[in-house]
RNA sequence: GUGGUCGUAGCUUAAUGGCAAAGCUCCUGACUGUGGCUCAGGUGAUGGGAGUUCGAUUCUCCUCGACCACC
Numbered sequence: 001g002u003g004g005u006c007g008u009a010g011c012u013u014a015a016u017g018g019c020a021a022a023g024c025u026c027c028u029g030a031c032u033g034u035g036g037c038u039c040a041g042g043u044g045a046u047g048g049g050a051g052u053u054c055g056a057u058u059c060u061c062c063u064c065g066a067c068c069a070c071c
Base pairs, nucleotide, nucleotide: 001070002069003068004067005066006065007064010024011023012022013021018054026042027041028040029039030038047063048062049061050060051059
């Protein structure tokens, strides 16, 4: 340089164009003499930009980053 795969919460992963989900973590409360376990509740995310569409995590283009193959 060319081609391809991937990018979603602090971490690991879901989501057929139609309210972004769960586990672990974190915070609060209950329980406990304290902590832990358990239970209840809560905070928090679609790499960036543009386009298509009534509506985009999803489709298209550009760009950024990671990885793989070829040279």
About this RNA: Predicted 3D model of a 71-nucleotide RNA (transfer RNA) from a Minisyncoccota bacterium. It matches the Rfam family "tRNA". From the family's description: Transfer RNA (tRNA) molecules are approximately 80 nucleotides in length. Model confidence (mean pLDDT): 81 of 100. RNAcentral holds the sequence, with entries from ENA.